[in-house]
RNA sequence: GGUUCCGUAGUGUAGUGGUUAUCACGUUCGCUUCACACGCGAAAGGCCCGGUUCGAUCCCGACGGAGCCA
Numbered sequence: 001g002g003u004u005c006c007g008u009a010g011u012g013u014a015g016u017g018g019u020u021a022u023c024a025c026g027u028u029c030g031c032u033u034c035a036c037a038c039g040c041g042a043a044a045g046g047c048c049c050g051g052u053u054c055g056a057u058c059c060c061g062a063c064g065g066a067g068c069c070a
Stems, first nucleotide, its partner, number of pairs: 001069007010025003018054001027043005049061003
């Protein structure tokens, strides 16, 4: 330099234009227990940036990262 893929809660992930953005672990609270753990219930917490569009996790670009080729 060329090419492919990736970027979403604290971590790992699903989600191919319009609905309340999914699940697991973790965190907090409650129930349970003499207490802790387990278990049950609830809550908080998220789309890297810009653009296109009436509307973007999804399309385009930039940026960053990874693999392959040179």
Record summary:
A computed fold for a 70-nucleotide RNA from Trichonephila inaurata madagascariensis, annotated as transfer RNA. Its mean pLDDT, the model's own confidence on a scale to 100, is 82. The RNAcentral record of the sequence draws on ENA and Rfam. Rfam family: tRNA. It is annotated as a transfer RNA. Its family is annotated with triplet codon-amino acid adaptor activity in the Gene Ontology.